About this RNA:
A computed fold for a 91-nucleotide RNA from a Bacillota bacterium, annotated as c-di-GMP-I-GGC riboswitch aptamer.
RNA sequence: UAACGAAAAGGCAAACCUAUCCGAAAGGUAGGGGCGCAAAGCCACGGGUCUAAAACAGGUUAGUGCUGUUAUGAUAGCCGGGUUGCCGAAA
Numbered sequence: 001u002a003a004c005g006a007a008a009a010g011g012c013a014a015a016c017c018u019a020u021c022c023g024a025a026a027g028g029u030a031g032g033g034g035c036g037c038a039a040a041g042c043c044a045c046g047g048g049u050c051u052a053a054a055a056c057a058g059g060u061u062a063g064u065g066c067u068g069u070u071a072u073g074a075u076a077g078c079c080g081g082g083u084u085g086c087c088g089a090a091a
Stems, first nucleotide, its partner, number of pairs: 004088002011037002016032004021028002035077001041083003045080003048075003054070005
């Protein structure tokens, strides 16, 4: 130095539980919890996945109910990409 990952310190926190919290939902936030994580810090740029309030279409005598499509919503702990960064054994 690091595209590598031993140790130590410190950090994060899946499932699940709680909320008289936010949201239409997916999901988020807070507390507990701890499966894991060297970027499991940050950014929705590409792909994937989830959701469908609204919009559009179908259907209907009609409709806010029903069916379908669509992200402008969500996910950075799905993958890729961008960006910043702690420690320093072995090689």